[in-house]
Molecule: Lysine riboswitch aptamer
Organism: Planococcus sp. PAMC 21323
RNA sequence: AGUGAUGAUAGAGGCGCGAACGUCAAUAGUAAGCAUUCGGAGAUUUGCAGAAUCUGAGAUGGAUGGUGAAAGGGGCGAUCGCCGAAGUGUGCGUUAAACUGCUUUUACGCAUGCUGGUUUUGCAUUUAAUAAGUGCAGGGCUGUCAGAGUGAAUCUCUGGAGGGCUAUCUCACAU
Numbered sequence: 001a002g003u004g005a006u007g008a009u010a011g012a013g014g015c016g017c018g019a020a021c022g023u024c025a026a027u028a029g030u031a032a033g034c035a036u037u038c039g040g041a042g043a044u045u046u047g048c049a050g051a052a053u054c055u056g057a058g059a060u061g062g063a064u065g066g067u068g069a070a071a072g073g074g075g076c077g078a079u080c081g082c083c084g085a086a087g088u089g090u091g092c093g094u095u096a097a098a099c100u101g102c103u104u105u106u107a108c109g110c111a112u113g114c115u116g117g118u119u120u121u122g123c124a125u126u127u128a129a130u131a132a133g134u135g136c137a138g139g140g141c142u143g144u145c146a147g148a149g150u151g152a153a154u155c156u157c158u159g160g161a162g163g164g165c166u167a168u169c170u171c172a173c174a175u
Stems, first nucleotide, its partner, number of pairs: 002173004007169005014083001016082004021077004032067001034065005042054003047102004086115009096105001116142010144160006
């Protein structure tokens, strides 16, 4: 042994991220429908309106009996794509479902904010669930860069963030 560039290519972290496939448990003897019976006027979507339909030839609801699921989420296995992998908040737009409108929910796109990775605790939320997820606030482990201890190695401490870090190049400027 210069400065700048979200430049190009290739990599690293680690219970690393994501997708779909197979299988298992749970969901659950639940939902749904059928039969018998009680009961006696309303009932039908997350909610509110409307529309339509069912209902004294007995609705919603309750009890008994027999029949009896599924999705999402989770464990395991192997495969594929990867290292802002990906996740998530907010806003806007589009899409799908329920009869329509708004709302809610699903999927996608754009803009923007947060998060290096992982684990754990508390509160809230979601769910059948104390499983898993998400948000907020704490703690641990670990990788990376900078500074200090320190002249070097090891190690320790403090701080930062992935638009980062490492390696090799490219372009522009400077010397």